[in-house]
RNA sequence: GUCUUCAGGGCGGGGUGUGAUUCCCCACUGGCGGUAUAGUCCGCGACCCGCGAAAGCGGUUGACCCGGUGAAACUCCGGGACCAACGGUAUAGUCCGGAUGAAAGAAGAC
Numbered sequence: 001g002u003c004u005u006c007a008g009g010g011c012g013g014g015g016u017g018u019g020a021u022u023c024c025c026c027a028c029u030g031g032c033g034g035u036a037u038a039g040u041c042c043g044c045g046a047c048c049c050g051c052g053a054a055a056g057c058g059g060u061u062g063a064c065c066c067g068g069u070g071a072a073a074c075u076c077c078g079g080g081a082c083c084a085a086c087g088g089u090a091u092a093g094u095c096c097g098g099a100u101g102a103a104a105g106a107a108g109a110c
Base pairs, nucleotide, nucleotide: 001110002109003108004107005106006105012026013025014024015023027094028093029084030083031044032043033042034041039082040081048059049058050057051056064080065079066078067077068076086097087096088095
C1' cells in the first nucleotide's frame, strides 16, 4: 500500500392514568486511542448543524467530587453524585426508526 473480518450496552418491580418500558419511586447500561486499570481527564468516533450535484469540507458535541493506598490513580479501593443526539409515541440514555447503515479503531492475509 491492497484486501478481509470484527467493531454499543441497558426497563425488571411498584405507583398514577383511558393510555406511559416515556411521568413518579426503586432498578439497569457505559464505543475507540492515551495515561496506574477512566461513561465524567486528554484526544477521537458516532449523532446533530452548515456548505456542496456528489465526493467531501467545515462546525458543534454531555457529565465528579470527598476520603484511603501508592513513587505515580479526577483511572484502583470506600463513599456520595452526575451525564447520555435526532425522528416517532403520554414527556424515552434503556422501546420503535434512519441502521442488514456509518465509524473511531482492533485483528488478520498478501
Molecule: FMN riboswitch aptamer (RFN element)
Organism: mouse gut metagenome